Bacterial RNase P class A from a marine eukaryotic metagenome, 336 nucleotides, folded computationally. Its Rfam family is "Bacterial RNase P class A". Rfam classes the family as a ribozyme.

C1' cells in the first nucleotide's frame, strides 16, 4: 500500500426513472472543526479546565512537515508531555553510618593512657544503593580536602552566526546549584454551555410560560445577571379572559463538498494555486444479502511430472458531516 475478481439469477433500501447502494478502519468517542440552539451589562480580583523547545502548514488541533536539543545505534536511521528544581512545600522504597543547611560503619592520621580503649581530625581508600554533596591529574598535608593550580564540567554578561529554538571560540566567576513538576506549585498563552434524541415546521389534551383587565402590595426587603467587590440593569401577590404549549408521530436538517480523479506550477516537505473531468449510500425494530459458474491468494491429498480432486478469504459493518489520533486485522505486494 492492497483488503479477492468477473458474470448470471433471486431478493432488499433509495429514486418518477436511469441509476446508485459500507470501511480502511464504518470501531474507540480520545482531540480539533463545520453546523444548530441557548446564554452572554461593565471593570477588577479569583476559581476551574487545557496547552507547553523553535519555525511553518491548516478551517482548526493535543494533528502534520521541517529543524533544534537530549538519548539510543557500527550505520541507514529511530525515540522524547521537551517551560521553570541557584521561589517555596513535599517525596526519594530496599540496602546503607549517612538520601540533602549532610554524614565517620570499616579504614587512614594525631593525642592520651590503664596497650585496646577514649577524644579529635579526615569523604582521599573500602562497602550500600537507581542516585553518596563535581571528574581527572598535580601541588600540598600528621592524614586529607576546590585549600590551591591545569584541563573538563557548571554559571555569567557582552561578541559572532541563525527568523527562532539554539550553536561557537575567548573572557570572568567560583565549586556553589543531587533527582522527581504524567506531586503540589510558579510562569506564559488559550478557553461560554449543550449537542442532530441539536434545531426548525406541521400536529389532540394537561402542566409550566406570555399578554390584557380588575383587585392587592412599596421596600432601609427579597431574588436574578457562573464565585467575590464596586457600579449598572431587570423582576416580585391573587383572580378572570385570551394567546400559546409538543409525546423517539410526520417532514426538513440529510449529503455538491475544507469532495474525488488526472495533469501542470510553487515549495526540502506538510501543503497551496490553476486547468480539465466526475457525482460517490441515506436507512430509522434501521437496506447494502443469498445461490450458481469461471478465475485468483492460501491450505490438504494424489502423481516423477504436466496436472487432477477437495477445502476456501481476516478485522469488522454507516446513522449530521468533515480533519486527525488510537486500537483490531487472514493473506499478499513494494522499499530499506
Nucleotide at each position: 500500500c492492497c483488503g479477492g475478481a468477473u458474470g448470471a439469477c433471486c431478493g432488499c433500501g433509495u429514486g418518477c426513472a436511469a441509476g446508485c447502494g459500507a470501511g480502511g478502519a464504518a470501531a474507540g468517542u480520545c482531540c480539533g472543526g463545520a453546523c444548530u440552539u441557548c446564554a452572554u451589562g461593565a471593570a477588577g480580583c479569583g476559581a476551574c479546565g487545557g496547552u507547553g523547545c523553535c519555525g511553518g502548514g491548516u478551517a482548526a488541533u493535543a494533528c502534520c512537515c521541517g529543524g533544534c536539543u537530549g538519548g539510543g545505534g557500527a550505520a541507514a536511521c529511530c525515540c522524547a508531555a521537551g517551560g521553570g528544581a541557584a521561589a517555596g512545600c513535599g517525596c526519594c522504597a530496599c540496602a546503607g553510618a549517612g538520601a540533602a543547611c549532610a554524614g565517620u560503619c570499616u579504614g587512614c592520621c594525631c593525642u592520651g593512657c590503664g596497650u585496646g580503649c577514649a577524644g579529635g581530625g579526615u569523604a582521599a581508600a573500602g562497602g550500600u544503593g537507581a542516585a553518596a554533596c563535581g571528574g581527572u591529574g598535580g601541588a600540598g598535608u600528621a592524614a586529607g580536602a576546590g585549600c590551591c593550580c591545569a584541563c573538563c564540567g557548571c554559571g555569567g554578561g557582552a561578541c559572532g552566526g541563525g527568523c527562532a529554538a539554539c550553536c561557537g571560540a575567548a573572557c570572568c566567576g567560583g565549586c556553589a546549584a543531587g533527582g522527581c513538576a504524567a506531586g503540589c506549585c510558579c510562569c506564559a498563552c488559550c478557553g461560554g454551555a449543550a449537542g442532530c434524541a441539536a434545531u426548525g415546521c406541521c400536529g389532540a389534551a394537561u402542566a409550566g410560560g406570555g399578554g390584557u383587565c380588575u383587585c392587592a402590595c412599596u421596600a432601609u426587603g427579597g431574588g436574578c445577571g457562573c464565585g467575590c467587590u464596586u457600579c449598572c440593569g431587570c423582576c416580585c401577590g391573587a383572580g378572570a379572559c385570551c394567546c400559546g404549549g409538543g409525546u423517539u408521530g410526520g417532514c426538513a436538517g440529510c449529503a455538491a463538498g475544507a469532495c474525488c480523479c488526472u495533469g501542470c506550477u510553487g515549495g526540502c516537505a506538510a501543503c497551496a494555486g490553476c486547468a480539465g473531468g466526475g457525482c460517490c449510500a441515506g436507512a430509522u425494530g434501521a437496506a447494502u444479502g443469498g445461490u450458481c459458474a469461471u478465475c485468483c491468494a492460501u491450505c490438504g491429498g494424489a502423481g516423477c511430472g504436466a496436472u487432477c480432486c477437495g477445502a476456501g478469504g481476516a478485522c469488522a459493518a454507516a446513522a449530521u458531516c468533515c480533519g486527525g489520533c488510537u486500537u483490531a486485522c487472514a493473506g499478499g505486494c513494494c522499499a530499506u